Molecule: RNase P RNA; transfer RNA
Organism: Clostridia bacterium
RNA sequence: AGAGUAAAUUUAAUAGUCGCGUAUAGCAAUUCCGAAAGGAAGCGUACGAGGAAAGUCCGGGCCCCAUAGAGCAAGGAUGCUGGAUAACGUCCAGUGAGGGAGACCUUAAGGAAAGUGCAACAGAAAAUAACCGCCCAUUUAAUUUCUUUAUGAAAGUAAGUGAGUAAGGAUGAAAAGGCGAGGUAAGAGCUCACCGCUGGUAUGGUGACAUACCGGGACAGUGUAAACCCCAUCUGGAGCAACACCCAAAUUGAAGGCUAAGACUGCUCGUCAUCUUCAGACCGAGGUGGCUUGAGACAUAUAGUAAUAUAUGUACUAGAUAAAUGACUAUUCAAGACAGAACCCGGCUUACAGAUUUACACUAAUU
RNA sequence: GGCCCCAUAGUUCAAGGGAUAGAACGGAAGUUUCCUAAACUUUAAAUCCAGGUUCGAGUCCUGGUGGGGCUACCU
Numbered sequence: 001a002g003a004g005u006a007a008a009u010u011u012a013a014u015a016g017u018c019g020c021g022u023a024u025a026g027c028a029a030u031u032c033c034g035a036a037a038g039g040a041a042g043c044g045u046a047c048g049a050g051g052a053a054a055g056u057c058c059g060g061g062c063c064c065c066a067u068a069g070a071g072c073a074a075g076g077a078u079g080c081u082g083g084a085u086a087a088c089g090u091c092c093a094g095u096g097a098g099g100g101a102g103a104c105c106u107u108a109a110g111g112a113a114a115g116u117g118c119a120a121c122a123g124a125a126a127a128u129a130a131c132c133g134c135c136c137a138u139u140u141a142a143u144u145u146c147u148u149u150a151u152g153a154a155a156g157u158a159a160g161u162g163a164g165u166a167a168g169g170a171u172g173a174a175a176a177g178g179c180g181a182g183g184u185a186a187g188a189g190c191u192c193a194c195c196g197c198u199g200g201u202a203u204g205g206u207g208a209c210a211u212a213c214c215g216g217g218a219c220a221g222u223g224u225a226a227a228c229c230c231c232a233u234c235u236g237g238a239g240c241a242a243c244a245c246c247c248a249a250a251u252u253g254a255a256g257g258c259u260a261a262g263a264c265u266g267c268u269c270g271u272c273a274u275c276u277u278c279a280g281a282c283c284g285a286g287g288u289g290g291c292u293u294g295a296g297a298c299a300u301a302u303a304g305u306a307a308u309a310u311a312u313g314u315a316c317u318a319g320a321u322a323a324a325u326g327a328c329u330a331u332u333c334a335a336g337a338c339a340g341a342a343c344c345c346g347g348c349u350u351a352c353a354g355a356u357u358u359a360c361a362c363u364a365a366u367u
Numbered sequence: 368g369g370c371c372c373c374a375u376a377g378u379u380c381a382a383g384g385g386a387u388a389g390a391a392c393g394g395a396a397g398u399u400u401c402c403u404a405a406a407c408u409u410u411a412a413a414u415c416c417a418g419g420u421u422c423g424a425g426u427c428c429u430g431g432u433g434g435g436g437c438u439a440c441c442u
Stems, first nucleotide, its partner, number of pairs: 001363002004360007012332007020048005026043002031040003050338001054349002057347005062239001064237002069269004075235005080094005095109001096107004110230002115228002117224003131169002133165002136162006143155004147150001177195002180192003196219001197216008243289004247284001252279005260274001262272002297314007333336001368438007377392004385422001394410005415431005
């Protein structure tokens, strides 16, 4: 210098004018709006979107159903090991497998020897593999040769029958460990070496696992569990439009019921608790709380490889309910991407123009 | 805001993991007719997108995109 890998930060800046939302023990006020509950126009002051506020995919807080309970069944989720955490399907550190020249990256990674299903087409055969081929025995047929000329013997050929054989052929994504030698009638883990697979022991490691040694050919059992399923662990439901309170309006009839029915998956138990069903009538796009200081953020120190934990310190200001955060002007530059809170946190996923920083590795040249 | 569901020709629907993705209506061309309709013949046209599992995906899994439904008060 080229071409890369990983991690982190940031998300235009400054000034002015006008406008919008929230707060206010500032001003105005025994004022104003409203039927009431309840609320406050105006002036001033302060503050006013994100790293993803998004998707709503996980986990929790909070809240109601009981203080969320027990057993069985059914369902759902997760799935190498150890740790972190309030919790997680997240994160950190490792193991195995795969990819890359390397830095490094990817990984839904338990069980197919519990059972069931599926494997189209092709092929003999898709899981207790004989179609072709190879080999042996035997029968028949014709042929050749030999001789003791016979109901003889031998040889190969063709056809059939029986047995052996998984080395070779063809098909396929996949064909019954690979390869070589020995062996055999022909063959074959049939035997042997090496590789793979697998059992045990020892060592190291918390562990997944790794290494070494000894053994196993009964290494007969392919693949698929993001097919059913089995095993292990976890799992009650509903979501702030939850839920609680206040004002206003209306408040009737029928049926059933403490031996009943209900309380958001089934059954049994248990708990709570007195109403339930049907029909009719009435009511406001009423008000207040929930609502933002938190398992939070940043900095430093300590412990830890790290995620993280502990201690100390610092600062903290959206909180709407038709829903605010905008417009214009001027200057600067890198010329501004994706995108807008709606109860709150921890993650994941997805979208995104750029800018900056750090560490590492490869190639080339020079020293 | 929250909770669910769906996506296959232009439209309405099919399709047990095994493809050349099927049917009806509609479209186009032709035959018939003086012309049109009807009828007949032929034909075009699709799995929302991107990854993964599998030998193989419209179908199974994950993420995205688009569309639809329910949900306040009810004492």